[in-house]
C1' cells in the first nucleotide's frame, strides 16, 4: 500500500574561515596563519561477554588526512520532483 523507511538522479534553501607574503599572465607551487556542515577518522552510556579481556556503539561532539578561506564552483541538514523499493515512522 492513494506506497513508509532506505537509495539514486535533479531542482531550491545554504554557514564557517587570509582577495594573507614570495614567484608565476593563469592554473597553480612554496610559507605562514585560520575554518569544519563534502568524504574521512575516533570516541560514552547501554547492550553482549564463563561479566575479565574484548566486541557492538551516534552525532551538527572531537581530529582536520582530505576539503576549504572575495567572488564563481563545491557544501552538511532541510524541503520538492522522478525512479528504484515495499513496511515502517
Nucleotide at each position: 500500500u492513494u506506497g513508509a523507511a532506505c537509495a539514486a538522479u535533479g531542482c531550491u534553501c545554504g554557514a564557517g574561515a587570509g582577495a594573507a607574503c614570495g614567484a608565476g599572465u593563469g592554473a597553480u607551487c612554496g610559507u605562514c596563519g585560520c575554518c569544519g556542515a563534502a568524504g574521512g577518522a575516533g570516541c560514552a552510556a547501554g547492550c553482549c561477554g564463563u561479566a575479565c579481556a574484548g566486541g557492538u556503539g551516534a552525532a551538527u561532539c572531537u581530529c582536520u588526512c582530505a576539503g576549504g578561506c572575495a567572488a564563481a564552483a563545491g557544501u552538511a541538514c532541510a524541503g520538492c520532483a522522478u525512479u528504484g523499493g515495499g513496511a515502517c515512522g

A computed fold for an 89-nucleotide RNA from Salinicoccus halodurans, annotated as Glycine riboswitch aptamer. The model forms 90% of the base pairs in the Rfam consensus. The sequence is in RNAcentral, with records from Ribocentre. Its Rfam family is "Glycine riboswitch aptamer". Its family is annotated with glycine biosynthetic process in the Gene Ontology. The prediction has a mean pLDDT of 82.